[in-house]
RNA sequence: AUUCUAUGCUAGGGGUGCUGUAAAGCUGAGAGGGCUACCUAGCCCAACCCUAUGAACCUGAUUCGGGUAAUGCCGACGGAGGGAAGCAAUGACUCAUUUAU
Numbered sequence: 001a002u003u004c005u006a007u008g009c010u011a012g013g014g015g016u017g018c019u020g021u022a023a024a025g026c027u028g029a030g031a032g033g034g035c036u037a038c039c040u041a042g043c044c045c046a047a048c049c050c051u052a053u054g055a056a057c058c059u060g061a062u063u064c065g066g067g068u069a070a071u072g073c074c075g076a077c078g079g080a081g082g083g084a085a086g087c088a089a090u091g092a093c094u095c096a097u098u099u100a101u
Base pairs, nucleotide, nucleotide: 001094003092004091007088008087009086010085011051012050013049014048017026018025019024032045033044034043035042036041057082058081059080063076064075065074066073
């Protein structure tokens, strides 16, 4: 000096299901709170996750197979397609130069 990189800061992206009268239960990183509207949607905040090394998340999908009280619960789909950025930097490798032995 180059490259890679734990991590940090700022900015941004995303989802919020199933069962139940309710309490609560299941899975998970995350299923939370509030406002508006009355139709079921939108908006805000918090937490969590993800940001090109991109399976966070969306489409395919009212998909297919398995399983469950039920559900993206699990797997396939998926070496398919999309998808939101910069800076700093611990540490590591390599190269060059200098000094000492």

This is a predicted structure of a 101-nucleotide RNA (TPP riboswitch aptamer (THI element)) from Chthonomonas calidirosea T49. RNAcentral records the identical sequence in 2 taxa. NCBI's taxonomy places the organism under Bacteria, Armatimonadota, Chthonomonadaceae, Chthonomonas, Chthonomonas calidirosea.